Predicted 3D model of a 103-nucleotide RNA (SAM riboswitch aptamer (S box leader)) from a soil metagenome. Its Rfam family is "SAM riboswitch aptamer (S box leader)". Clan: SAM clan. The coordinates come from a structure-prediction model, not an experiment, and the mean pLDDT is 87.
RNA sequence: CUCAUCCAGAGGGGCAGAGGGACCGGCCCGACGAAGCCCCGGCAACCCACCCGGCAAACGGGUCUGGUGCCAAGUCCGGCCCGCGACGCGCGGGAAAGAUGAG
Numbered sequence: 001c002u003c004a005u006c007c008a009g010a011g012g013g014g015c016a017g018a019g020g021g022a023c024c025g026g027c028c029c030g031a032c033g034a035a036g037c038c039c040c041g042g043c044a045a046c047c048c049a050c051c052c053g054g055c056a057a058a059c060g061g062g063u064c065u066g067g068u069g070c071c072a073a074g075u076c077c078g079g080c081c082c083g084c085g086a087c088g089c090g091c092g093g094g095a096a097a098g099a100u101g102a103g
Stems, first nucleotide, its partner, number of pairs: 001103006011040005019029003023079004041071003046067002049063005075097001080094006
C1' cells in the first nucleotide's frame, strides 16, 4: 500500500502497585487492585493443515494438532458528510480514523 472483517463469542490465579479504554471530546473501568509480566483456561475460525459436498475451479460446510488474534461496554459513544424527525437533540446511512488477518 491492497483486500476482507469489525451489533456474536470467551477469565481464573501469581507478581506488581496507578493507571486504562489508539487520538480528541464525552462517558466509563480501576485499592472489591489499572498498565505490564508469568502460569493455566477459554473464545473464534483470518491463515496453514486435514475431512465432506462439487468432474474440477469457484464456493459452501466441518475439525482445531500448527501460525496469529481476542477474552468490560457495538471499534464503549461521538468527531467529517448526507437523509429523516418532535432539530444545541434523536434515529438511520456513508466516510475518515483505528484494530485484526492475509498478501